[in-house]
Context: one part of a larger RNA
RNA sequence: UGACGGGGGCUCACACAAGCGGUGGAACAUGUGGCUUAAUUCGAAGCAACGCGAAGAACCUUAUCCUAGGCUUGACAUGUACGGAUUAGCUUCCUGAAAGGGAAGUGACGCUCUUUGAGUGGAACGUACACAGGUGCUGCAUGGCUGUCGUCAGCUCGUGCUGUGAAGUGUCGGGUUAAGUCCCUUAACGAGCGAAACCCCUGUCGCUAGUUGCCAGCGGUCCGGCCGGGGACUCUAGCGAGACUGCCGGUGUCAAACCGGAGGAAGGUGGGGACGACGUCAAGUCAUCAUGGCCUUUAUGCCUAGGGCUGCACACGUGUUACAAUGGCGGGUACAAAGGGCGGCGAUACCGCAAGGUGGAGCAAAUCCCAAAAAGCCCGCCCCAGUUCAGAUCGGGGUCUGCAACUCGACCCCGUGAAGGUGGAAUCGCUAGUAAUCGCGUAUCAGCAUGACGCGGUGAUACGUUCCUGAGCCUUGUACA
Numbered sequence: 001u002g003a004c005g006g007g008g009g010c011u012c013a014c015a016c017a018a019g020c021g022g023u024g025g026a027a028c029a030u031g032u033g034g035c036u037u038a039a040u041u042c043g044a045a046g047c048a049a050c051g052c053g054a055a056g057a058a059c060c061u062u063a064u065c066c067u068a069g070g071c072u073u074g075a076c077a078u079g080u081a082c083g084g085a086u087u088a089g090c091u092u093c094c095u096g097a098a099a100g101g102g103a104a105g106u107g108a109c110g111c112u113c114u115u116u117g118a119g120u121g122g123a124a125c126g127u128a129c130a131c132a133g134g135u136g137c138u139g140c141a142u143g144g145c146u147g148u149c150g151u152c153a154g155c156u157c158g159u160g161c162u163g164u165g166a167a168g169u170g171u172c173g174g175g176u177u178a179a180g181u182c183c184c185u186u187a188a189c190g191a192g193c194g195a196a197a198c199c200c201c202u203g204u205c206g207c208u209a210g211u212u213g214c215c216a217g218c219g220g221u222c223c224g225g226c227c228g229g230g231g232a233c234u235c236u237a238g239c240g241a242g243a244c245u246g247c248c249g250g251u252g253u254c255a256a257a258c259c260g261g262a263g264g265a266a267g268g269u270g271g272g273g274a275c276g277a278c279g280u281c282a283a284g285u286c287a288u289c290a291u292g293g294c295c296u297u298u299a300u301g302c303c304u305a306g307g308g309c310u311g312c313a314c315a316c317g318u319g320u321u322a323c324a325a326u327g328g329c330g331g332g333u334a335c336a337a338a339g340g341g342c343g344g345c346g347a348u349a350c351c352g353c354a355a356g357g358u359g360g361a362g363c364a365a366a367u368c369c370c371a372a373a374a375a376g377c378c379c380g381c382c383c384c385a386g387u388u389c390a391g392a393u394c395g396g397g398g399u400c401u402g403c404a405a406c407u408c409g410a411c412c413c414c415g416u417g418a419a420g421g422u423g424g425a426a427u428c429g430c431u432a433g434u435a436a437u438c439g440c441g442u443a444u445c446a447g448c449a450u451g452a453c454g455c456g457g458u459g460a461u462a463c464g465u466u467c468c469u470g471a472g473c474c475u476u477g478u479a480c481a
Base pairs, nucleotide, nucleotide: 001481002480003478004477005476007475008474009473010472011471012470013469015465016464019430020429021428022427023426026321027320028319029318030317031316032315033314034312035311042053043052065307066306067305068304069303070302071301074131078130079129080128081127082126083125089106090105091104092103093102094101095100109121110120111119112118113117133296134295136294137293138292142290143289144285145284146283147281149279154193155192156191157190158189159188160169161168162167173184174183175182199273200272201271202270204241205240206239207238208237209236210235218228219227220226244267247261248260249259250258251257323423327382328381329380330379331378332377333376339370340369341368344363345362349358350357351356389420394415395414396413397412398411399410400409436458437457438456439455440454441453442452
């Protein structure tokens, strides 16, 4: 100087408390361990691995992970030498599961020379050789990227001063703040990286602009902004205004600031996002990529078919659906936002109980489509039961995608109806348009979503710091570095 203490003081945080809703019990989905297997490819491991890499494992993907069949200058790159020419490519046939192997036919680029043709060059092919190749090993050789403490308030430097020196001071103290934020004091005076601000979205208003919107005011109407028309309003999207403790009162050290108030759409960081200091964990990744070294070279490389990654006495994590009446079912009816669409979205209509099919208007989209929002509201049935709750499982029949749904897809219909009556010890999230609850969209994608990422609708409880946990500052002890 640090680190540590079941030492002390101060402060903060959904850390606890006050609450709301879960997990832990059930079934299923998904990941992991284990077991099994010819193989169940690999990685991730307390927090910070486990709906994680994977934003899509039927084949492909896929990683020889397994079984089997094949290739050896190779699926791919560059170069050298030689070779032949009916050369590349295309088509057909035989064998084969395919890859591969074999055969036949057809057929061709530039330049020069006089056409047939010949010569030559590029590309291609074959042979030989340099080499290619490796998701093989080492993340404890590395770059890059990332997690974490933590959006915590810290981490440092120059000069000066103090100390023999390591080092200290500044950065401490008194206040204050979300903040090493600011003020005062001060052997320190300044500065940098962080905090804040600058950036984006959102909340109010104005200006500009009207193929969305509007009986707002006028006219028409087959009543639909449909038409004439209008730019007022909503909206869209560009530019501005606005909030700064600026004003008033009180407290305070004539300070910083705090408390209350006014005005205001908004008040003291308005709300949300992006943004992550010096460093820590030899944290993670050699399987995104790059890369040193090592290893491999008729194989640890490459091609192909089939299988596996989906296996199931079990254990754990994360979720979905429930156990019902604040509900279930049937009928009617209302209100979003944000997205996506040409190998696409696909309306009206018709067929089918339905999944879906036929068909094709319109739309490269503020214009058309996906599209119905759902919870809600109104009416009716159920009457507390393993039920008109719940929907697993299984039987049968279908639809769609795709070369192909047996291993191993999603969905629909009929039947079947399991466990489950609110879940032990324990444990998680959350303080406002939040929790809870309700639906909608997108990426990936032929198909496959209870996951991920977004969007809006309805919309609560709580207001303290004694304790548990973690963190920051000061101080103290130490036989630790």